This is a predicted structure of a 73-nucleotide RNA (transfer RNA) from Nephroselmis olivacea. The prediction has a mean pLDDT of 82. Taxonomically the source falls in Nephroselmis (Eukaryota, Viridiplantae, Nephroselmidophyceae, Nephroselmidaceae).
RNA sequence: GCCUGCCUAACUCAGUUGGUAGAGUAUCGCUCUUGUAAAGCGAAGGUCGUCGGUUCAAGUCCGUCGGCAGGCU
Numbered sequence: 001g002c003c004u005g006c007c008u009a010a011c012u013c014a015g016u017u018g019g020u021a022g023a024g025u026a027u028c029g030c031u032c033u034u035g036u037a038a039a040g041c042g043a044a045g046g047u048c049g050u051c052g053g054u055u056c057a058a059g060u061c062c063g064u065c066g067g068c069a070g071g072c073u
Stems, first nucleotide, its partner, number of pairs: 001072007010025004019056001027043005049065001051063003
């Protein structure tokens, strides 16, 4: 230099056909317990990496830049 994949909650990751953004763990509250842990219930937490484009509508499609990983020379 060229090619490919990935970037979504604090962390690990889903979201497969474009149509209200989710799970587990962690955090907080409640229940249970003599108390703690475990368990159960609930809550909070997201400008979906950036900037543009297409569309009635974009996490999803297209382009750009940035970051990470791998491959080729």